[in-house]
Context: one part of a larger RNA
RNA sequence: CUGGGCUUAAAGCGUGUGUAGGCGGAAUGGUAAGCGUCUUGUGAAAUCCCCCGGCUUAACCGGGGAACUGCUUGACGAACUGCUGUUCUUGAGGCAAGUAGGGGUGCACGGAACUCUUGGUGGAGCGGUGAAAUGCGUAGAUAUCAAGAGGAACGCCGGUGGAGAAAUCGGUGCACUGGGCUUGUCCUGACGCUGAGACACGAAAGCGUGGGGAGCGAACGGGAUUAGAUACCCCGGUAGUCCACGCCGUAAACGAUGUCUACUAGGUUGUGGAGGUUCUGACACCCUCACGGCCGAAGCAAAAGUGCUAAGUAGACCGCCUGGGGAGUACGGCCGCAAGGCUAAAACUC
Numbered sequence: 001c002u003g004g005g006c007u008u009a010a011a012g013c014g015u016g017u018g019u020a021g022g023c024g025g026a027a028u029g030g031u032a033a034g035c036g037u038c039u040u041g042u043g044a045a046a047u048c049c050c051c052c053g054g055c056u057u058a059a060c061c062g063g064g065g066a067a068c069u070g071c072u073u074g075a076c077g078a079a080c081u082g083c084u085g086u087u088c089u090u091g092a093g094g095c096a097a098g099u100a101g102g103g104g105u106g107c108a109c110g111g112a113a114c115u116c117u118u119g120g121u122g123g124a125g126c127g128g129u130g131a132a133a134u135g136c137g138u139a140g141a142u143a144u145c146a147a148g149a150g151g152a153a154c155g156c157c158g159g160u161g162g163a164g165a166a167a168u169c170g171g172u173g174c175a176c177u178g179g180g181c182u183u184g185u186c187c188u189g190a191c192g193c194u195g196a197g198a199c200a201c202g203a204a205a206g207c208g209u210g211g212g213g214a215g216c217g218a219a220c221g222g223g224a225u226u227a228g229a230u231a232c233c234c235c236g237g238u239a240g241u242c243c244a245c246g247c248c249g250u251a252a253a254c255g256a257u258g259u260c261u262a263c264u265a266g267g268u269u270g271u272g273g274a275g276g277u278u279c280u281g282a283c284a285c286c287c288u289c290a291c292g293g294c295c296g297a298a299g300c301a302a303a304a305g306u307g308c309u310a311a312g313u314a315g316a317c318c319g320c321c322u323g324g325g326g327a328g329u330a331c332g333g334c335c336g337c338a339a340g341g342c343u344a345a346a347a348c349u350c
Stems, first nucleotide, its partner, number of pairs: 004321003007304002012318001014201004021194003025088007033081002035077004041071002049065006091191001092188003095184005103177007110154001114150008125136002162169002206247006215241002220236004258317006266295008275286003299306002323350003332343004
């Protein structure tokens, strides 16, 4: 390279936007670059293949043919691809009318709980555990009532539910703002899909500067347990957890399943819409679009399973895999304040 693969065996980039590139709907005219047929020249000899011949045979050698699948000249053809002209509406987008939502950002507000402070009542314990002890308490704790302060998180509703590209998003109100779905068939007329690089976003922990600090709580101290106990349990407790700005760029970042399109039985359930049946309306029933689940036909699969949300049948484009260990390591490069990240071997060994 060919071939084969990527849910769980090695393998889908964490997610998106998008450059180059690759691929691309329907009709018709032109062109002839690709393409096809014929043709011109060339494609050294040897080798390979076929036939004949020479060494007793073979290897080897001689002769003839074919081939050399390539490049090139000209003519013709026009289905397909390309290029170009005209046209179309179903892909895509727009417009209008509706509509659901923890989508995002900022500001303001609220109640429950907790801790602390002050005051009242009260007077000996409280707390904690398997049992205890450390700890707190007559300088009045725990309990209880009142007042005040503070920080963080938002019970019930809540869902197998909703939104978002993912990470994620949940008290209430306001302001600004992104996307989706449905209906109309009114407009544009292929404007599309994917996407190497690139760019943006990206949980937690961690880092920088400045705030904040109730609860929780790495490290650390103490009490237990134990042979020991650098743990599990208990009493404390610093960073952190929170906010602003700036870094980091990784996760079992998972559906362990890349994105897009078309097609291929049903049943059932949830969420958001539209339409029809009925004189009207509710309910009901039927139909339809989008999304979220469960069960399953065919098919697929090593099986588990999957099954219109495919892992089925096909197509387009990208990423990735190639025995285990060494190793996601060394070296080099790039990035980072650092921690480290990205890229990524070999010797050796089984």

This is a predicted structure of a 350-nucleotide part of an RNA (small-subunit ribosomal RNA, central domain) from a metagenome. Its Rfam family is "Bacterial small subunit ribosomal RNA". The prediction has a mean pLDDT of 89.